[in-house]
RNA sequence: CUCGAUAAAGCCAAACGCACCGUGAGGUGCGGGCGGAAAGCAACGGGUCUUAUUCAGCAAUGAGAGAUAGCCGAGCUGCCGAAC
Numbered sequence: 001c002u003c004g005a006u007a008a009a010g011c012c013a014a015a016c017g018c019a020c021c022g023u024g025a026g027g028u029g030c031g032g033g034c035g036g037a038a039a040g041c042a043a044c045g046g047g048u049c050u051u052a053u054u055c056a057g058c059a060a061u062g063a064g065a066g067a068u069a070g071c072c073g074a075g076c077u078g079c080c081g082a083a084c
Base pairs, nucleotide, nucleotide: 003081004080011036012035016031017030018029019028020027021026034070040076041075044073045072046071047068048067049066050065051064054063055062056061
């Protein structure tokens, strides 16, 4: 480097509940713990989802603007060290 244990030390925290923020997807805090070896960072590509207000449209819808890294891929960084 690769690999990932019934190891050690730590770390994160799904659903759900409460509070707050947002139009919304969703986010933050506390509790909680399904899980995780990058469930650390980061929206570059794809996917999915949202859209009060703005633009096009009779409308459907599209654009624009957003959400999601715990959907997938690529990128950057990183703890531990049994076996192979």